[in-house]
């Protein structure tokens, strides 16, 4: 100086925004309801962390004939710039532990 690893699903939070549900506001007269606006509406639905959480399994290690067992599974700074993608839409999702500084 350079590569590789540095794991996966669940299920939540922290956080997001608005299809859909509520909610407001307005018209209509299908009024036992229906159209329109409104996220600068607390929320439910819904997305949602590498460096956040708890489970489970995966890995490596011991050990044992050979299971079970036992242990370990680390660290992660920039109040992470800026650009781009899905989704109705946007985010601490996802390009990305990237590029970059240190």
């Nucleotide at each position: 100086g350079g590569a590789a690893a540095g794991u996966g699903u669940a299920c939540c939070u922290a956080g997001g925004g608005u299809u859909c549900c509520a909610c407001a506001a307005u018209c209509u007269u299908u009024u036992u309801a229906g159209g329109u606006u409104g996220g600068u509406u607390u929320g439910g639905u819904c997305c949602a962390a590498g460096c956040g959480g708890u489970a489970c399994a995966g890995g490596c290690g011991u050990a044992u004939u050979a299971c079970a067992g036992c242990g370990c599974u680390a660290c992660a700074c920039c109040u992470a710039g800026a650009g781009g993608g899905a989704u109705a839409a946007a985010a601490g999702c996802c390009c990305a532990g990237g590029c970059g500084g240190u």